[in-house]
A computed fold for an 85-nucleotide RNA from Mesobacillus persicus, annotated as c-di-GMP-I riboswitch aptamer.
Its Rfam family is "c-di-GMP-I riboswitch aptamer". Its family is annotated with cyclic-di-GMP binding in the Gene Ontology.
The source organism's lineage runs through Bacteria, Bacillati, Bacilli, Bacillaceae and Mesobacillus.
The sequence was found by an Rfam model in a public genome assembly.

């Protein structure tokens, strides 16, 4: 460095689902409830990538453009316990 085998403690976090409440919609809040996670903590004006379109424009009432909105449990900034080194 690279493979393989084994391995704490002390806690977090909370998928999908059901209900309730919000929004147009993606989506979000709360309980329930654990898929799973060493950052599944934070950050959406640092950046990519994905989602929704009530409103505006055009358009043929199928679509597009634009502009807002969501999405970090997609990538990715960024911080950060405990051991062991």
């Nucleotide at each position: 460095a690279a493979c393989a085998c084994c391995u704490a403690a002390a806690g977090g976090c909370a998928a999908a689902a059901u209900c309730a409440c919000u929004g147009a919609a993606a989506g979000g809040u709360g309980a329930u409830g654990a898929c799973g996670c060493a950052a599944a903590g934070c950050u959406a004006u640092a950046g990519g990538g994905g989602c929704c379109u009530c409103c505006g424009c055009u358009u043929a009432u199928u679509a597009g453009c634009a502009a807002g909105g969501c999405u970090a449990g997609c990538c990715a900034g960024u911080u950060a316990c405990c051991a062991u080194c």